[in-house]
RNA sequence: GGACGGGUGGCAGAGUGGUCGAAUGCACCGGUCUUGAAAACCGGCGUGCCGAGAGGUACCGGGGGUUCGAAUCCCUCCCCGUCCG
Numbered sequence: 001g002g003a004c005g006g007g008u009g010g011c012a013g014a015g016u017g018g019u020c021g022a023a024u025g026c027a028c029c030g031g032u033c034u035u036g037a038a039a040a041c042c043g044g045c046g047u048g049c050c051g052a053g054a055g056g057u058a059c060c061g062g063g064g065g066u067u068c069g070a071a072u073c074c075c076u077c078c079c080c081g082u083c084c085g
């Protein structure tokens, strides 16, 4: 230099145009149980901005584009991995 795969809440990871800002697991927080803990079970749990609250809105590596609508399609850049030279 070239080809391919990947980048999504704290971590892992699914989602391949609308029902998703988000399944599931782990972690974390509260509770039940226990002499105490672990395990198990129940509930909760991303961040920024606006708002008294209820709620609204933006965010899927960065930027731009297509579309009524984009995490998903296109362009470009950055980063990681594998292979080729």
Stems, first nucleotide, its partner, number of pairs: 001084007010026003018068001028044005046059005061077005